[in-house]
């Protein structure tokens, strides 16, 4: 001095004021006087997720959306533990990205001959054609037809990589080592994969958070959900339809019904609701003295407040403490 998990993250006393409940006195009652007990979080934050609970006929079916997505376990589910393989960062403990499926379709600026391909520089150029040179055989030279992709050149990437044979000159065109790709056996290992042999000259590949395909998995919308009691008034019109986030099917209601548009009243109480349960939304001033941090007269003491519960992820955090490991 790091790294990885875990945990605290303010205490006491006095005084004055706060919600909730119990309870006592007093008042016809309202109300007033007291008394006892409880009274924010690891994240309550963010609204990203999943679930309980409501409700919609909803353990009807499809479709389409949507979600997942390397392998094993938990788990309803989010998601969480362990591990694999490629790759990044660190001396290192350790951090992290991704991970179904490329022979459809479609994308990849610029530069370059040429990016599912190609000839710019080059390198060879028989026969023939031409010019020289020789006594002739025959050299040597320049063009052309044509071969060629090994050198170079651009570029993130250019028809695997080094050597050796070979060839006009090259070229896996052969071998011999190697990467890579496909088959194949054996060992390990629940798997993902790991290790090691054997064949085969296949030898370009990215990119699916582009379309797409494939495997699974999914109804809606939300406590301002819903329901109980009260108050209240004024109806009118239009449809054959409606219930369901979108289509289809089916299946239930439907003229005393349901839907839509327009207009009027009424917006109070309760429950839903809780070991804190508030609904213009409660736990707070102020005095001491403690613990904590700084070299310290002295200063500071993080992040931050529940709102229907639960369970995750993700971001906030002065300071301290314990375990481990570099």
């Nucleotide at each position: 001095a790091g790294g990885u998990g875990a945990c605290c993250g303010g205490g006491u006393g006095g005084u004055c004021g706060c919600g909730g409940c119990u309870u006592g006195g007093u008042u016809c009652a309202g109300g007033c006087c007291g008394a006892g007990c409880c009274g924010a979080g690891g994240a309550a934050a963010g609204u990203c997720g999943g679930g309980a609970c409501u409700c919609c006929u909803u353990c009807g079916g499809g479709c389409a959306g949507c979600g997942u997505g390397c392998u094993g376990g938990c788990g309803a589910g989010a998601g969480c533990c362990a591990g694999g393989u490629c790759g990044g960062g660190g001396c290192g403990a350790c951090c992290u990205g991704a991970c179904g499926g490329a022979c459809g379709u479609g994308c990849a600026a610029c530069a370059g001959a040429g990016a599912g391909a190609g000839a710019c520089c080059g390198c060879c150029g028989a026969u023939g054609g031409g010019u020289g040179c020789u006594c002739a055989u025959g050299c040597a030279c320049c063009a052309c037809a044509g071969g060629u992709a090994a050198g170079g050149c651009u570029g993130a990437a250019a028809c695997g990589g080094u050597g050796c044979g070979g060839u006009a000159a090259g070229a896996g065109c052969g071998c011999a080592c190697c990467a890579g790709c496909g088959g194949u056996g054996u060992c390990g290992g629940u798997g993902a994969c790991g290790a090691u042999g054997c064949c085969g000259g296949c030898u370009a590949g990215g990119u699916a958070a582009a379309c797409c395909c494939c495997a699974c998995g999914u109804g809606g919308a939300g406590c301002a959900a819903g329901g109980u009691c009260g108050a209240g008034a004024a109806g009118a019109g239009c449809g054959a339809g409606g219930a369901c986030g979108g289509c289809c099917c089916g299946u239930c209601c439907g003229a005393u019904u349901c839907g839509c548009u327009c207009g009027g009243g009424u917006a109070g109480a309760c429950c839903g609701c809780a070991c804190a349960g508030a609904u213009g939304g409660a736990u707070g001033g102020c005095c001491a003295c403690c613990g904590g941090g700084c070299a310290g007269c002295g200063c500071c003491u993080a992040c931050a407040g529940a709102a229907u519960c639960c369970c995750g992820c993700u971001u906030a955090c002065a300071g301290g403490u314990c375990a481990c490991c570099u």
This is a predicted structure of a 326-nucleotide RNA (Bacterial RNase P class A) from uncultured Ilumatobacter sp. The sequence is in RNAcentral, with records from MGnify. Rfam family: Bacterial RNase P class A. By type it is a ribozyme. Rfam links the family to the GO terms ribonuclease P activity, dimeric ribonuclease P complex and tRNA processing. The organism belongs to Ilumatobacter, within Bacteria.